About this RNA
This is a predicted structure of a 74-nucleotide RNA (transfer RNA) from a Candidatus Berkelbacteria bacterium. It matches the Rfam family "tRNA". Its family is annotated with triplet codon-amino acid adaptor activity in the Gene Ontology. The family's RNA type in Rfam is transfer RNA.
RNA sequence: GGGCCUUUAGCUCAGUUGGCUAGAGCGCCUCCAUGGCAUGGAGGAGGUCAAGGGUUCAACUCCCUUAAGGUCCA
Numbered sequence: 001g002g003g004c005c006u007u008u009a010g011c012u013c014a015g016u017u018g019g020c021u022a023g024a025g026c027g028c029c030u031c032c033a034u035g036g037c038a039u040g041g042a043g044g045a046g047g048u049c050a051a052g053g054g055u056u057c058a059a060c061u062c063c064c065u066u067a068a069g070g071u072c073c074a
């Protein structure tokens, strides 16, 4: 320098061909049960979907550029 892959909650990840409110597990907070801890139950907070632009009535999803990481080639 070139090809390919990845980027979504604090962490690990789903999200099916563009459409009805963006989700799960763990973690965090509150409450209940217990004398307390552990544990179990109920509820809750937390996201500019890496950034910018484009297409579209509508974009996490399609296209272009950029950034970061990984991998292969040179």
Base pairs, nucleotide, nucleotide: 001073002072003071004070005069006068007067010026011025012024013023019057028044029043030042031041032040033039050066051065052064053063054062